[in-house]
RNA sequence: CUAUAUUAAGCGCUGAAUCUGUACAGAGCGGGGGAACCGAAAAAGCAACGAUUUGCUUUAGGGGUGAAUCCCGGGUGUUUCCCGGGUAGGGUCACUCUCAUGACCCGAAUCCGUCAGCUAACCUCGUAAGCGUUAUGGGAGGGAAAC
Repeated sequence: CUAUAUUAAGCGCUGAAUCUGUACAGAGCGGGGGAACCGAAAAAGCAACGAUUUGCUUUAGGGGUGAAUCCCGGGUGUUUCCCGGGUAGGGUCACUCUCAUGACCCGAAUCCGUCAGCUAACCUCGUAAGCGUUAUGGGAGGGAAAC
């Protein structure tokens, strides 16, 4: 000097996931349920009934957190699942916000259990986990240092 690994501290990123005091709570942030008004009201068959209507059966479920949807091709007898390409959408490029260009990424997972539209009061839940990026120009704002 270079490479790899480990440890500690600081700083930073995704995310609601931080802070304070105390032994379990509070503050902040985030999610769900939940009136009126508004919106919405699955199809088919059978039975009862004077009709309106009611019941049963079959087919298809539906919803939440999240950026994470959808399309095409291939593997698979089909489904499931896997692989590839793209895509709605999302993130980073170090003072904060924003605009433009460019670059690099993500585009998952999981929960409820036939059930939930919106929703004041009200009720209730979470406050994890995982990582290591630093391009250019314009505008606004703020801060620091030197003289």
About this RNA:
The RNA shown here (c-di-AMP riboswitch aptamer (ydaO/yuaA leader)) has 147 nucleotides and comes from Thermoactinomyces daqus. The sequence is in RNAcentral, with records from Rfam. The coordinates come from a structure-prediction model, not an experiment, and the mean pLDDT is 78. Lineage of the source: Bacteria > Bacillota > Bacilli > Thermoactinomycetaceae > Thermoactinomyces.